[in-house]
Order: sequence, then C1' cells, then structure tokens
RNA sequence: GCCCGAUUAACUCAGUGGUAGAGUGUUUCCUCGACAAGGAAAAAGUCAGUGGUUCAAAUCCGCUAUCGGGCA
Repeated sequence: GCCCGAUUAACUCAGUGGUAGAGUGUUUCCUCGACAAGGAAAAAGUCAGUGGUUCAAAUCCGCUAUCGGGCA
C1' cells in the first nucleotide's frame, strides 16, 4: 500500500428494512435472625461518526475512525 472482518446497555452477545432485545452486572422491594441463594420490579442505548438510498435504516451503499486478520 491492497483486501477481508468487527464496532449495538457497565461486560459478553442476538437482532439482515417497519416503534432495539437477552444473559451477567447495577438499584429498589420481598423472603431470611443475618449473609448467600431464591422471587418481583426498575434504571441504563444519539445502535462508532458522517453523508446517501428508501414512505421508512441498527439493518442497504460511500467515506472517516478504532480494533483484529490476510497478501505484498
């Protein structure tokens, strides 16, 4: 230098066009003499950034950034 992949909640990851989810963690409550375990509820997302396509974009396309891999 060229090519490929990844980027979504604090962490690990789903979601391949139609109002963004799970597990773990966090907070509150119940249970217990207390802790752990268990039960109930809640909070937490500009879906890396930017532009485009579309009636509608996390999803499709271009560019940028970061990370990983391959070729030279």
This is a predicted structure of a 72-nucleotide RNA (transfer RNA) from Epsilonproteobacteria bacterium SCGC AD-308-E02. The RNAcentral record of the sequence draws on ENA. The coordinates come from a structure-prediction model, not an experiment, and the mean pLDDT is 82. Rfam family: tRNA. It is annotated as a transfer RNA.